[in-house]
RNA sequence: UACCGGGGACCUUGUGGAAUAAGCCGUCUGAACCAGGUCAGGAUCGGAAGGUAGCAGCCUUAAGGAAUAAGUUUAUGCUGCAAGUUCAUCUCCGGUAAUU
Numbered sequence: 001u002a003c004c005g006g007g008g009a010c011c012u013u014g015u016g017g018a019a020u021a022a023g024c025c026g027u028c029u030g031a032a033c034c035a036g037g038u039c040a041g042g043a044u045c046g047g048a049a050g051g052u053a054g055c056a057g058c059c060u061u062a063a064g065g066a067a068u069a070a071g072u073u074u075a076u077g078c079u080g081c082a083a084g085u086u087c088a089u090c091u092c093c094g095g096u097a098a099u100u
Base pairs, nucleotide, nucleotide: 001097002096003095004094005093006092007091008090009089011084012083013082014081015080016079017078019076020075021074022073023072024071027066028065029064035060036059037058038057043052044051045050
């Protein structure tokens, strides 16, 4: 150097782990009026009893916003395990032959 055999990496599939990002769930917040409930005051109807609509306030939340605990989903790269593929690529081991 060449050939042969074998192992590994690479490749494919499956499966697990933690990490990152985003979403879902959950928490908080969140409507002068164009959400709901309750509606003081006042307004209005009525002879009266009472009624009607309903602002503020309060409560529950919507769209949205904030911080992210746990859980969950997806994606990415890393990594562990199992199986498969050997055409080719790389690497390791062994053998044979030739040359130096």
A computed fold for a 100-nucleotide RNA from a Chlamydiales bacterium, annotated as Bacterial small signal recognition particle RNA. The gene name in the source record is ffs. It matches the Rfam family "Bacterial small signal recognition particle RNA". About the family: The signal recognition particle (SRP) is a universally conserved ribonucleoprotein involved in the co-translational targeting of proteins to membranes. For this family Rfam cites "Temperature-responsive in vitro RNA structurome of Yersinia pseudotuberculosis" (Righetti et al., Proc Natl Acad Sci U S A, 2016). Model confidence (mean pLDDT): 77 of 100. The sequence is in RNAcentral, with records from ENA.